This is a predicted structure of a 73-nucleotide RNA (transfer RNA) from Aurantimicrobium sp. The sequence is in RNAcentral, with records from ENA. Lineage of the source: Bacteria > Actinomycetes > Micrococcales > Microbacteriaceae > Aurantimicrobium. Its Rfam family is "tRNA". Gene Ontology term of the family: triplet codon-amino acid adaptor activity. It is annotated as a transfer RNA.
Formats: sequence, structure tokens, C1' cells
RNA sequence: AGGGAUAUAGCUCAGUUGGCAGAGCAGGGGAUUGUUAAUCCUCAGGUCGUUGGUUCGAACCCAGCUAUCCCUG
Repeated sequence: AGGGAUAUAGCUCAGUUGGCAGAGCAGGGGAUUGUUAAUCCUCAGGUCGUUGGUUCGAACCCAGCUAUCCCUG
């Protein structure tokens, strides 16, 4: 320099033919228990990396950029 993959909650990751953003763990509250742990119930937590474009409507399609990783030279 060229090519490819990834970017979604604090962490690990789902989210297919574009139509309400989710799970587990972690965190707050509660139930249970003599106490803790475990179990159960519940709550909160997201400008979906970023900037534009397409569309009635974008986490999802298109383009640029950024970061990380891989391949070729």
C1' cells in the first nucleotide's frame, strides 16, 4: 500500500429477508433464611463506533471516516 473481519447495556454476546432494541452475568430493591450463600420476584442501565445517503420508516441497505484484529506484499 491492497484485501477481509469486528464495533449493540459495566462485561460476554443475540438481534435475516428494514417496522416496539433483547438475553446471561454484574448492579439496586424485595421474598425466603437464625446468618451468609443459593433460589425466586422486581427495577434500573443503550444517542446500536462516527458522519452522511437511500427509505414513509435503518442496529439492519449504500458510501466515507475512526478503532481493533487477520491476510497479502